[in-house]
RNA sequence: AUAUUAUCGAGAAAGGUGUAGGGACUAGACCCGCUGAUGCCUUGGCAACCCUUCGUCCGGUGUGAUGAAGAAGGUGCUACAUUCUACCCACGUGCGAGCGCUCGGGGACAGAUAAUUU
Numbered sequence: 001a002u003a004u005u006a007u008c009g010a011g012a013a014a015g016g017u018g019u020a021g022g023g024a025c026u027a028g029a030c031c032c033g034c035u036g037a038u039g040c041c042u043u044g045g046c047a048a049c050c051c052u053u054c055g056u057c058c059g060g061u062g063u064g065a066u067g068a069a070g071a072a073g074g075u076g077c078u079a080c081a082u083u084c085u086a087c088c089c090a091c092g093u094g095c096g097a098g099c100g101c102u103c104g105g106g107g108a109c110a111g112a113u114a115a116u117u118u
Base pairs, nucleotide, nucleotide: 001118003116004115005114006113007112008111013043014042015041016040017039021032022031023030026086027085028084029083044078045077046076048075049074050073051070052069053068054067055066056065057064058062082110087107088106089105091104092103094101095100
């Protein structure tokens, strides 16, 4: 770097550094930022996955599934739902003959993270 699977509306601070933009791309919004953001470092914290412990389940006893607690270790995270929308479905609500519009719902694409694989 690629692929697969799973999750992503909860949660979680301060100091130092640095200097103008930032919130993945594109577009439209909305928000954050000289009261110093984004980024980087340190120390905390959170608990998503691996992990640790204790249970439960089974035609299957497994590198299985699942629940709770934990935080020594590995990653991760620590403004706003992945900040929102975009593509598809016509599944629901309202207007409405129907189409269509509005608000929702579901799915996909993309992104992020973890585990595993090449």